[in-house]
């Protein structure tokens, strides 16, 4: 210098003008006016996980259904983070994956004889029949045997060599690879290393059913609490008198009940208040820890709206490109997207530019 990998931090700055939403002060009957000060993010997003908080019965046992899945640690908790183990990709930094397919069941295009209780298409071999012959054997057909060799495929049921056989085959043996069991050893552990035994050779797929283990009660700020119109309906008390509504009685009087009127009470809707932002909080130092993180000290306060505010314009600087020796001139870009109870994560989107660690290649000293 080039190529790459990984982590962190930023997300234009300042000034002026005109606006928007809360808050405070003053004025104002109210409406409102003036002044001051405040006003989105790294993802506020997706709502995919986890927790706080609230109510239901402080929620115990079981079933169904669900999520998760190497080991140890961190945490309020996690499907997150840190450290480690094993496997895979890469020269490497680094990245990706993780119970069980050896309990059982299922699934797999095309090609191929055969795709999971393997398979006989070609080839190889014995036997039988026929034909040919230079008498070595060859050719055709048939009953069988055979997984060494060929062919198809992403994958053909351990590999190499030897023995064995008619030809072959873990059929037998040696070595190698794997698996299972067991012993020793290192480690908290996952697991590593080493020895012994067993021909055991068992294909892939669990984001297929299942099995094993672990976890979790449900609903959610439209939770919940409080205040409380109009209209309709409910309850209680009084009136219901001379005439007048309905009903009880065959009819009348009297009486009861209903309707009606008046007053009060309670529930609940609209609406309002609260929950609401000081919190597992940010920043810095020190201590412990490999680290995630924890402890301690100091310091800071940083949106709280409710159909929902945080915007627009101008100038200067900054960024990029072109021209120019330079001063400078001209042009361009400014992303993704925006709270709605709060917090910890994950994932996805993102113009441009900065800082650090590490790896590989080339050259120079």
């Nucleotide at each position: 210098g080039g190529a790459g990998u990984u982590g962190g931090a930023c997300a234009g700055a300042c000034u002026g003008u005109c606006g928007c939403u809360g808050c405070g002060a003053u004025c104002u009957u109210u409406u409102g006016a003036u002044c001051g000060g405040a006003g989105a993010g790294g993802a506020a997003a997706g709502u995919c996980c986890g927790g706080g908080c609230u109510c239901c019965a402080u929620a115990g046992g079981g079933c169904a259904g669900g999520a998760c899945g190497c080991u140890g640690g961190g945490u309020a908790a996690c499907u997150c983070c840190c450290a480690g183990g094993g496997g895979g990709a890469g020269c490497g930094a680094u990245c990706c994956c993780c119970g069980u397919c050896a309990a059982g069941u299922g699934c797999a295009a095309c090609a191929g004889a055969g795709a999971g209780u393997a398979g006989a298409c070609c080839g190889c071999c014995u036997c039988c029949g026929g034909g040919g012959u230079u008498c070595g054997c060859c050719c055709c057909g048939g009953c069988g045997g055979u997984a060494a060799g060929g062919c198809u495929g992403a994958a053909a049921g351990g590999g190499u060599g030897g023995g064995g056989u008619a030809a072959g085959a873990g059929c037998c043996c040696a070595c190698c690879a794997g698996c299972u069991g067991u012993c020793g050893u290192a480690g908290c552990g996952a697991u590593g290393c080493g020895g012994c035994a067993g021909g055991c050779u068992a294909g892939g797929u669990g984001a297929a059913c299942u099995c094993c283990g672990u976890c979790a009660g449900g609903a959610g700020c439209a939770a919940g609490a409080c205040c409380a119109a109009a209209u309709a309906g409910g309850g209680u008390a009084g009136c219901g008198u001379u005439a007048a509504g309905g009903u009880c009685g065959g009819c009348c009087c009297g009486g009861g009940c209903c309707a009606g009127c008046u007053a009060c009470c309670g529930g609940g809707u609209a609406g309002g208040u609260u929950g609401c932002u000081u919190g597992a909080g940010g920043c810095g130092g020190c201590u412990g820890g490999u680290a995630a993180c924890a402890g301690u000290c100091g310091u800071c306060c940083u949106a709280g709206a409710u159909g929902a505010a945080u915007g627009a314009c101008a100038g200067u600087c900054a960024c990029c490109c072109u021209c120019g020796c330079a001063a400078g001139a001209g042009g361009g870009a400014u992303a993704c997207a925006a709270g709605a109870c709060c917090c910890g994560g994950c994932u996805u989107a993102u113009c441009g530019a900065c800082c650090g660690g590490c790896u590989c290649c080339a050259a120079a000293u």

The RNA shown here (Bacterial RNase P class A) has 365 nucleotides and comes from Pseudodesulfovibrio sp.
It was read from a public genome assembly, where an Rfam model found it.
Rfam family: Bacterial RNase P class A. About the family: Ribonuclease P (RNase P) is a ubiquitous endoribonuclease, found in archaea, bacteria and eukarya as well as chloroplasts and mitochondria.